Predicted 3D model of a 71-nucleotide RNA (transfer RNA) from a Candidatus Falkowiibacteriota bacterium.
It matches the Rfam family "tRNA". The family's RNA type in Rfam is transfer RNA.
RNA sequence: GCGACUAUAGUUUAGUGGUAAAACACGGGUUUGUGGUACCUGUGUCACGAGUUCGAUUCUCGUUAGUCGCC
Numbered sequence: 001g002c003g004a005c006u007a008u009a010g011u012u013u014a015g016u017g018g019u020a021a022a023a024c025a026c027g028g029g030u031u032u033g034u035g036g037u038a039c040c041u042g043u044g045u046c047a048c049g050a051g052u053u054c055g056a057u058u059c060u061c062g063u064u065a066g067u068c069g070c071c
Base pairs, nucleotide, nucleotide: 001070002069003068004067005066006065007064010024011023012022013021018054026042027041028040029039030038047063048062049061050060051059
């Protein structure tokens, strides 16, 4: 230099155009002499910028970051 893939909650991951989800973690409550466990409940998220569309996490282009391959 060229090509491919990936980017979703604090973490690990689902989600193939119609108001984004689970587990763990975190906050509150019940239980307990305390802690832990267990149960109930809550907060919080689509890397960035454009485009297509009535509507984009999803499709297209670019940027950024990471991984891999070729030279």
Notes: Lineage of the source: Bacteria > Bacteria candidate phyla > Candidatus Falkowiibacteriota.